[in-house]
RNA sequence: GCCGCCAUCGUCUAGCCCGGUCUAGGACGUCGCCCUCUCACGGCGAAAACACCGGUUCAAAUCCGGUUGGCGGUA
Numbered sequence: 001g002c003c004g005c006c007a008u009c010g011u012c013u014a015g016c017c018c019g020g021u022c023u024a025g026g027a028c029g030u031c032g033c034c035c036u037c038u039c040a041c042g043g044c045g046a047a048a049a050c051a052c053c054g055g056u057u058c059a060a061a062u063c064c065g066g067u068u069g070g071c072g073g074u075a
């Protein structure tokens, strides 16, 4: 250089192939309340994410192009 794969809450991850289904779901963590003499455990609730830019479309996390970063392969 060329080819392939990956990027989603603080962390891990589902959804992407095959576009639409309430408010992008779950686990852990964090915060609040309840429980308890207190802590822990437990119960209830909350905040928190689609790497970036553009295109297609009535509608994009999902399809297409490019960029960035990471991993692997190849001479």
Base pairs, nucleotide, nucleotide: 001074002073003072004071005070006069007068010028011027012026013025020058030046031045032044033043034042051067052066053065054064055063
Transfer RNA from a Candidatus Uhrbacteria bacterium, 75 nucleotides, folded computationally. The prediction has a mean pLDDT of 82. The source organism's lineage runs through Bacteria, Bacteria candidate phyla and Candidatus Uhriibacteriota. Its Rfam family is "tRNA". The family's RNA type in Rfam is transfer RNA.